[in-house]
Context: one part of a larger RNA
Molecule: small-subunit ribosomal RNA, 5' domain
Organism: uncultured bacterium
RNA sequence: UGAACGCUGGCGGCAGGCUUACACAUGCAAGUCGAACGGUAACAGGAAGAAAGCUUGCUUUCUUUGCUGACAAGUGGCGGACGGGUGAGUAAUGCUUGGGAAUCUGGCUUAUGGAGGGGGAUAACUACGGGAAACUGUAUCUAAUACCGCGUAAUAUCGAGAGAUUAAAGGGUGGGACCGCGAGGCCACCUGCCAUGAGAUGACCCCAAGUGGGAUUACGUAGUUGGUGAGGUAAAGGCUCACCAAGCCGACGAUCUCUAGCUGGUCUGAGAGGAUGACCAGCCACACUGGAACUGAGACACGGUCCAGACUCCUACGGGAGGCAGCAGUGGGGAAUAUUGCACAAUGGGCGGGCAACCCUGAUGCAUCCAUGCCGCGUGAAUGAAGAAGGCCUUCGGAUUGUAAAGUUCUUUCCGCGGCGAGGAAGGCAUUUACUUUAAUACACUAGAUGAUUGACGUUCCACUACAGAAGAAGCACCGGCUAACUCCGUGCCAGCAGCCGCCGUAAUACAGGGGGUGCGAGCGUUAAUC
Numbered sequence: 001u002g003a004a005c006g007c008u009g010g011c012g013g014c015a016g017g018c019u020u021a022c023a024c025a026u027g028c029a030a031g032u033c034g035a036a037c038g039g040u041a042a043c044a045g046g047a048a049g050a051a052a053g054c055u056u057g058c059u060u061u062c063u064u065u066g067c068u069g070a071c072a073a074g075u076g077g078c079g080g081a082c083g084g085g086u087g088a089g090u091a092a093u094g095c096u097u098g099g100g101a102a103u104c105u106g107g108c109u110u111a112u113g114g115a116g117g118g119g120g121a122u123a124a125c126u127a128c129g130g131g132a133a134a135c136u137g138u139a140u141c142u143a144a145u146a147c148c149g150c151g152u153a154a155u156a157u158c159g160a161g162a163g164a165u166u167a168a169a170g171g172g173u174g175g176g177a178c179c180g181c182g183a184g185g186c187c188a189c190c191u192g193c194c195a196u197g198a199g200a201u202g203a204c205c206c207c208a209a210g211u212g213g214g215a216u217u218a219c220g221u222a223g224u225u226g227g228u229g230a231g232g233u234a235a236a237g238g239c240u241c242a243c244c245a246a247g248c249c250g251a252c253g254a255u256c257u258c259u260a261g262c263u264g265g266u267c268u269g270a271g272a273g274g275a276u277g278a279c280c281a282g283c284c285a286c287a288c289u290g291g292a293a294c295u296g297a298g299a300c301a302c303g304g305u306c307c308a309g310a311c312u313c314c315u316a317c318g319g320g321a322g323g324c325a326g327c328a329g330u331g332g333g334g335a336a337u338a339u340u341g342c343a344c345a346a347u348g349g350g351c352g353g354g355c356a357a358c359c360c361u362g363a364u365g366c367a368u369c370c371a372u373g374c375c376g377c378g379u380g381a382a383u384g385a386a387g388a389a390g391g392c393c394u395u396c397g398g399a400u401u402g403u404a405a406a407g408u409u410c411u412u413u414c415c416g417c418g419g420c421g422a423g424g425a426a427g428g429c430a431u432u433u434a435c436u437u438u439a440a441u442a443c444a445c446u447a448g449a450u451g452a453u454u455g456a457c458g459u460u461c462c463a464c465u466a467c468a469g470a471a472g473a474a475g476c477a478c479c480g481g482c483u484a485a486c487u488c489c490g491u492g493c494c495a496g497c498a499g500c501c502g503c504c505g506u507a508a509u510a511c512a513g514g515g516g517g518u519g520c521g522a523g524c525g526u527u528a529a530u531c
Stems, first nucleotide, its partner, number of pairs: 001528001003527005010377006016370002018333001022331003026328003031078003036075002039071002043069003046065009085286003094211007103203002108199007116150001118148002126139005156165003170191006178185002212258003220248002224246008261283004265276004288309005311322004339367001341366003347363001348361003380410004390401002393398001414472001416467001418465002424457001427453001429451006436444001475520005480501003486515003490511001496503002
């Protein structure tokens, strides 16, 4: 050190956890909006009608009705270009730093002006078909914030000017007069729509310097280098094309080849340097392999389309379906790396909406597994010499294990089992007060008050507290020198040890075991790698 292996293993906090860009069963990971639209398949409610029951005005059943809450499928809008993954490719179309000009920018903020009047379709649905399926054809009907003309037109575009050209869409809430059979008009507020300017944000492009190895790679290059003109692009440009010129790069290493994502950083080192790019953050590239465009503000698009290829699957053999380098998970590979978990409570994102409620979110927050790492705590404390027994050594006197144990007196951290019980909750909803707005005491906005609420984790953390009892908790390596730590027995160049020197052939402090010791300690050693 993203480690692995061996032995051992009490608790907690924080972090981390595929090597084959190998193939993938299964589930989930991107939807949302009915306040854009026609509508009504399902659920619930209401209304009307019918029948039955009796308790004589409510119970049940059936039918009808989009009337309401809602809403399958569909049209339409926004989002699926973010978030998440991986590092294959790429030695420069990349990255880092510093400059630059010929550009675009949905949503957001701000400002100015507009929003008139029409039309034709189409899906859904219905009917009839084709097909095993995937899917799909014909005919009829219908709506829109879908689509298309007309009108309007500048500080927009083109142009030297004159002038020419170019747009739009509605929806919701509330309401006093007035109009209207009604829907509604009308008024107010909110939002959406169109054009233009500015800002912010994001993105594209250009230049310079820096950013690996190899000369057993020395020349390379024809759109190649430059010019004129045209096309193309949001935009400069051989970006592309026609013509013209013959240039351009290169020992300050071109070209070729091997390797490699780059950086902030990380490790090491006194520094200079060296090594490295896991986790986190920024940029880039990729999404079965190769190619291509469409839509769109933005893609040449991981969970979109088309074509080709390999592979897998279905098939009625005619034809179809698929892409975990998202989260889990499986097989395989490997010394080796986790759960097919919970929740949107918080943070952030998407949609729609007036604010919202709400919905989605394998992002995220959490939980599970693993001593993988770092950090913290514990495995008891005091006393206790008859220096007990046992072990071991012995010069047989004793020495050592050793205050160690036992015993005595205490404590109860942690673990266990109960109790109490924060913070992560901000908001949103309802009622209400004041201000603004307004014709309005309505709606709405802003600020406040009150009330009932919103927690996956969670049997939560910390703290406090009750109970019990030393009770449940120590190993690993080494002891010849380097290098802290010595003796006995066994073995006898055998068995074995070993990082280097080396040890062992009968007194081995070096092998194996015992006793003792040394070092670290929930770890200790070994291996691998780097400074």